[in-house]
Context: one part of a larger RNA
RNA sequence: UGUAGGAUACCUGAGGGGCAUUGUCCUUAGUACGAGAGGAUUGGGACGGACGAACCUCUGGUGUGUCUGUUGUCCUGUCAAGGGCACCGCAGAGUAGCUAUGUUCGGAAAGGAUAAACGCUGAAGGCAUAUAAGCGUGAAGCCUCCCCCAAGACUAGGUAUCCCCAUUAGACUCCUUACAGACUAUGAGGUUGAUAGGCCGGAGGUGUAAGUGCAGUAAUGUAUUUAGCUGACCGGUACUAAUUGUCGAUUGG
Numbered sequence: 001u002g003u004a005g006g007a008u009a010c011c012u013g014a015g016g017g018g019c020a021u022u023g024u025c026c027u028u029a030g031u032a033c034g035a036g037a038g039g040a041u042u043g044g045g046a047c048g049g050a051c052g053a054a055c056c057u058c059u060g061g062u063g064u065g066u067c068u069g070u071u072g073u074c075c076u077g078u079c080a081a082g083g084g085c086a087c088c089g090c091a092g093a094g095u096a097g098c099u100a101u102g103u104u105c106g107g108a109a110a111g112g113a114u115a116a117a118c119g120c121u122g123a124a125g126g127c128a129u130a131u132a133a134g135c136g137u138g139a140a141g142c143c144u145c146c147c148c149c150a151a152g153a154c155u156a157g158g159u160a161u162c163c164c165c166a167u168u169a170g171a172c173u174c175c176u177u178a179c180a181g182a183c184u185a186u187g188a189g190g191u192u193g194a195u196a197g198g199c200c201g202g203a204g205g206u207g208u209a210a211g212u213g214c215a216g217u218a219a220u221g222u223a224u225u226u227a228g229c230u231g232a233c234c235g236g237u238a239c240u241a242a243u244u245g246u247c248g249a250u251u252g253g
Base pairs, nucleotide, nucleotide: 001152005163006162007161008160009159010158011157015149016148017147018146021049022048023047024046025045026044027043033038051106052105053104054103055102059100060099061098062097066093067092068091069090070089071086072085073084074083075082076081110144111143112142117137118136119135120134170247171246172245174190175189176188177187178186195241196240197239198237199236200235201234202233204230205229206228211224212223213222214221215220
């Protein structure tokens, strides 16, 4: 900008894209076959490899604003307690998130038309012949089925609802933002409010704070104390911030 009013929500599917894999074992069956040795077709079932998708319950990784231990040095006047710097100083753990080596799932089955191949009926050509007319079986391949995109599909589709002369229905700017994200877009919200922060409670993490008492000459241990601290997670709570404003039918469809 178009889709001949303006919108919101949900669809249809022309068309396009994706997927497409393979092995072993058990059984049918030591059967058919074969003198024996050997050893099936077919049907049924189980478990894998590789590949792909989604996810984070488990197993792990990471986790630079979590917790703890600890070295050196500087600082907070000193002790104690802390802070800065040293690759996050080093080391041990680790929530959310993100992840694979982790978990779950997928290829299938089915239908149609066929290839090679195999047939039925059957003449030309009294026979024969799968072919000339006609009718079948038949593949990881083809078209569907399955998954994804999709009405700018200009043949511009459909359904439901809203709006009625008043700038409404609705949208945008702006603001708070995250399950989104380079920007934009998208999603959740903007006081008729739980959108983010704060605060409260919880989960999870770390591992028993400081101070004080006691024991010990002391280092230290122990009780208070499964304490103290705690980023992203869950629930609650208007304390803080979401102020304003603009656009938006007229061929009445």
This is a predicted structure of a 253-nucleotide part of an RNA (large-subunit ribosomal RNA, domain VI) from a Planctomycetota bacterium. It matches the Rfam family "Bacterial large subunit ribosomal RNA". Gene Ontology terms of the family: ribosome and structural constituent of ribosome. NCBI's taxonomy places the organism under Bacteria, Pseudomonadati, Planctomycetota.